[in-house]
């Protein structure tokens, strides 16, 4: 860096330290910030893996163990991850509409696994 799969309309701080920006890239809105941006730390949300316990399909003549997947509850100890706005909205197509708009799909992109 590429390739695959899931999810992305909820959730989280009157904390320290820092000192000027920021809100992935372009563009075009619209916003946040010295009532202090980014980043560090702490803390907090959430549960995608790892974990436990239950059912459940495969395979098997059967039955248990193992194994492979799948579903549901737990919990939060390890791994990430997140911690303004919906992923801020919009750039591409499409349905509805007179328009304003609304509302589905794609592109991009983010995040776990998983492979290369």
């Nucleotide at each position: 860096c590429u390739c695959u799969u899931a999810u992305c309309a909820a959730g989280a701080g009157u904390g320290a330290c820092g000192g000027a920006g920021g809100g992935a890239a372009c563009u075009g809105g619209c916003c946040c910030u010295a009532u202090g941006a980014a980043g560090u730390c702490c803390g907090g949300c959430a549960a995608c893996c790892a974990g436990u316990a239950c059912a459940u399909u495969g395979a098997u003549u059967a039955u248990g163990u193992a194994c492979a997947g799948u579903g549901u509850a737990c919990a939060a100890u390890g791994g990430u991850g997140c911690u303004a706005a919906u992923u801020c909205c919009a750039g591409c197509g499409g349905u509805a509409g007179a328009a304003a708009u609304a509302c589905c799909g794609g592109c991009a992109g983010a995040u776990g696994a998983g492979a290369g």
The RNA shown here (SAM riboswitch aptamer (S box leader)) has 116 nucleotides and comes from Caminicella sporogenes DSM 14501. Taxonomically the source falls in Caminicella sporogenes (Bacteria, Bacillota, Peptostreptococcales, Caminicellaceae). The prediction has a mean pLDDT of 83. The RNAcentral record of the sequence draws on Rfam and Ribocentre.